[in-house]
Molecule: SAM riboswitch aptamer (S box leader)
Organism: uncultured Actinomycetes bacterium
RNA sequence: UAAUCAUAAAGAGGAUUGGAGGGACAUGGCCCUAAGAAGAUCCGCCAACCACCCAUUUUGGGAUCCGGUGGCAACGCCAUGAACUAUGAGGA
Numbered sequence: 001u002a003a004u005c006a007u008a009a010a011g012a013g014g015a016u017u018g019g020a021g022g023g024a025c026a027u028g029g030c031c032c033u034a035a036g037a038a039g040a041u042c043c044g045c046c047a048a049c050c051a052c053c054c055a056u057u058u059u060g061g062g063a064u065c066c067g068g069u070g071g072c073a074a075c076g077c078c079a080u081g082a083a084c085u086a087u088g089a090g091g092a
Stems, first nucleotide, its partner, number of pairs: 001092001004089005013043005021032003025081005044072003049068002052062003076084001
């Protein structure tokens, strides 16, 4: 990077820095934001995909101290659209 499979109405924020945008994309809405957006750092928290534990053919159950990720306004914010997007896993 392109496929495959799974998941996407639950859950979980403070500080410092920064200085105007942000909520993936298009259109239309709606919303957040100088009472400080995005981004960055630290700490905390949530969850439980992999790993782990117990059973097990598949599938199921458990735990979160430790490992690899992920997440922490609103259903992926909503509607429509699409070779849509995001995250994980095992392969190539």